Record summary
Small-subunit ribosomal RNA, 5' domain from an uncultured prokaryote, 536 nucleotides, folded computationally.
[in-house]
Context: one part of a larger RNA
RNA sequence: GAGCGAACGUUAGCGGCGGGCUUAACACAUGCAAGUCGAGCGAGAAAGCGUCCUUCGGGGCGCAAGUAAAGCGGCGCACGGGUGAGUAACGCGUGAGUAACCUGCCUUUCGGCGUGGGACAACAGUUCGAAAGGACUGCUAAUACCGCAUACGUCAACGACCUCUUCGGCGGUUGUUGGGAAAGAGGGCUUCGGCUCUCGCCGGAAGAGGGGCUCGCGUCCCAUCAGCUAGUUGGUGAGGUAAUGGCUUACCAAGGCUUAGACGGGUAGCUGGUCUGAGAGGAUGAUCAGCCACACUGGGACUGAGACACGGCCCAGACUCCUACGGGAGGCAGCAGUGGGGAAUAUUGGACAAUGGGCGAAAGCCUGAUCCAGCCACGCCGCGUGUGUGAUGAAGGCCCUCGGGUCGUAAAGCACUGUGGGGAGAGAAGAAAUGCUAUCGGUUAAUACCCGGUAGAGUUGACGGUAUCUCCUUAGCAAGCACCGGCUAACUCUGUGCCAGCAGCCGCGGUAAGACGGAGGGUGCAAACGUUGCUC
Numbered sequence: 001g002a003g004c005g006a007a008c009g010u011u012a013g014c015g016g017c018g019g020g021c022u023u024a025a026c027a028c029a030u031g032c033a034a035g036u037c038g039a040g041c042g043a044g045a046a047a048g049c050g051u052c053c054u055u056c057g058g059g060g061c062g063c064a065a066g067u068a069a070a071g072c073g074g075c076g077c078a079c080g081g082g083u084g085a086g087u088a089a090c091g092c093g094u095g096a097g098u099a100a101c102c103u104g105c106c107u108u109u110c111g112g113c114g115u116g117g118g119a120c121a122a123c124a125g126u127u128c129g130a131a132a133g134g135a136c137u138g139c140u141a142a143u144a145c146c147g148c149a150u151a152c153g154u155c156a157a158c159g160a161c162c163u164c165u166u167c168g169g170c171g172g173u174u175g176u177u178g179g180g181a182a183a184g185a186g187g188g189c190u191u192c193g194g195c196u197c198u199c200g201c202c203g204g205a206a207g208a209g210g211g212g213c214u215c216g217c218g219u220c221c222c223a224u225c226a227g228c229u230a231g232u233u234g235g236u237g238a239g240g241u242a243a244u245g246g247c248u249u250a251c252c253a254a255g256g257c258u259u260a261g262a263c264g265g266g267u268a269g270c271u272g273g274u275c276u277g278a279g280a281g282g283a284u285g286a287u288c289a290g291c292c293a294c295a296c297u298g299g300g301a302c303u304g305a306g307a308c309a310c311g312g313c314c315c316a317g318a319c320u321c322c323u324a325c326g327g328g329a330g331g332c333a334g335c336a337g338u339g340g341g342g343a344a345u346a347u348u349g350g351a352c353a354a355u356g357g358g359c360g361a362a363a364g365c366c367u368g369a370u371c372c373a374g375c376c377a378c379g380c381c382g383c384g385u386g387u388g389u390g391a392u393g394a395a396g397g398c399c400c401u402c403g404g405g406u407c408g409u410a411a412a413g414c415a416c417u418g419u420g421g422g423g424a425g426a427g428a429a430g431a432a433a434u435g436c437u438a439u440c441g442g443u444u445a446a447u448a449c450c451c452g453g454u455a456g457a458g459u460u461g462a463c464g465g466u467a468u469c470u471c472c473u474u475a476g477c478a479a480g481c482a483c484c485g486g487c488u489a490a491c492u493c494u495g496u497g498c499c500a501g502c503a504g505c506c507g508c509g510g511u512a513a514g515a516c517g518g519a520g521g522g523u524g525c526a527a528a529c530g531u532u533g534c535u536c
Base pairs, nucleotide, nucleotide: 001536002535003534004533006532007531008530009529010528013383014382015381016380017379018378019376020375021341026339027338028337030336031335032334035075036074037073040072041071048063049062050061051060052059053058082294083293084292091219092218093217094216095215096214097213098212101211102210103209106207107206108205109204110203111202112201113200114148115147116146117145123138124137125136126135127134128133154179155178156177157176158175159174160173161172162171164169184199185198186197187196188195189194220266221265222264227257228256229255232254233253234252235251236250237249238248239247269291270290271289272288273284274283275282276281296317297316298315299314300313319330320329321328322327347373349372350371351370355369356367357366358365359364386416387415388414389413396407397406398405399404420477421473422472423471424470425469426468430463436456437455438454439453440452441451442450480525481524482523483522484521485506486505487504491520492519493518494517495516501508502507
């Protein structure tokens, strides 16, 4: 000098764009943060309103409504969001390999969706418990579950041939035998036989995107850590996995790593980047983006295409809460918010309007992702606090050699302007769609329905009556902070008298202090200016 997620002191007008617990991965009250589908399925209220009957207590029927809430089932909950504890590791970065692998939804394509069965919730009844939550009996549906059939592919075994080959095998063609699938829903037409469309379901193939595993190279400090290792190193058999592999296990052998730093200890998420620097390098890893790891602590599996699963389950532990003492409930490192710690870091806000995500045929529902608003000079940038004129160089302050000098065109005065502020009015872009109507094409027996294209009218804005614009208003409401001995731009007076004090270094102060305190003046920067801390 530059920089910062900064803090502190003094001061403070406005706007735009960003940023905001670096400390206790400390503990958490409360609300919200993951649901959705009735076009998969069975069942199905109440309040209220209307009406009728009434013994005036009430009861029946209709609408509410096939709605709400609950249940079975499907998909999602493995994304999105948070944090950086752990990790010196194939964790990350980069480049390869997988002839050792997986892949729900999506796209393209081939072939199918036949026929049966028995349950379990919900519900009803009985019953246990303070509660959380159960138990038993009975009934029932399905795109839930289970048989049988069929098998273009596919899988397994045994063969034949061809290409390639790292000689281990891979790929292709073909033969025999064997195993293995499925589910319906909605719309249109119907002579009730069926035909057809859309979505869905099953078996394959290819793709896209995503992931698993392996390897080369790179990746901090300590040698006052020098030897480390028994599933250890390799082999065989078996098991396990989507898959290779001591991944696991039985047996066999005795290996494997290491001064090119093994093992041990300390520290640390890694990267794109960021800061600095002419560069080389050094430091760093906030915000944004990619990867990894974690979700009270430790362990485990289940479901599933995918988890060993933040707002799932089980076990153990610590802590907190409820309890009828028998037993139960919980996990903010999601968004707000609270206590605590700290020099220090914000609202228990609005909306799904946009973008994106989940579910749904769609309408739509959900979304503390996101978009916005609130707070904070925390940072960067922009604007303003007036402009022109004005000398008797006014008054006043300060200094003085008492002549004057200086603050100083500064003020006043005169003439203007209206950014920001205040008042009144107008008022966006961000919105394109989905859906609807018409039409064309496709499909079809069909002008239904449905699918695709085009055109048209219309609906949808949290921010927000915001941005912006117009008019009115008055120079009126808007400047401070640090410094002035040298380094280093900027000087006099006064007070003090080695005192009080200053100080980054040199050093000032003991009676004329340009260095302390005050004043006048000046210098620098400016809505900021200084100080402290850290990095180069």
The full RNA is in RNAcentral, with records from ENA. It matches the Rfam family "Bacterial small subunit ribosomal RNA". The coordinates come from a structure-prediction model, not an experiment, and the mean pLDDT is 84.